[in-house]
Molecule: SAM riboswitch aptamer (S box leader)
Organism: Aquiflexum balticum
RNA sequence: GAUUUAUACAGAAGAGGUAAGAGACAGGCUCGAUGACCCUCUGGCAACCAUUCGAUUCGUUGAAAAGGUGCCAAUUCCUGCCAAAUGGGAAUAUUACCAUUUGGAACUAUAAAUU
Repeated sequence: GAUUUAUACAGAAGAGGUAAGAGACAGGCUCGAUGACCCUCUGGCAACCAUUCGAUUCGUUGAAAAGGUGCCAAUUCCUGCCAAAUGGGAAUAUUACCAUUUGGAACUAUAAAUU
C1' cells in the first nucleotide's frame, strides 16, 4: 500500500516548545497571535485487540482496566451520490430545478485479521 469485518449523534485538557495557518478533498461554516494546527511531557476518555473475574440457549454477553492501539472543538463539524416524503416552483406541468426531513450508499478515520 491492498482486501475483509466492525464502529463513527456518548466521552475526555493542562504545561512546555514552535509559529501561521488549521478543520482529508470541494462548497459552506467554524477554530486561530487571548497562540490554533503540529511536537514533547503529564493527565484523562473509551473499551477495538490482549488480559482477569462472571453469565450463557455456546450465538454471544456483563464487569474490570496494570498491556497494544486509538482518541481528548463542533455528529466523520455540515453537505456532496441514490431513493422516498413534505413544501416551494416557469401563464399549463405528478416537469426541470430548489429547500427540509428520513433511509441507503460512497468518501474519510480508527481498530482487528489477512496479504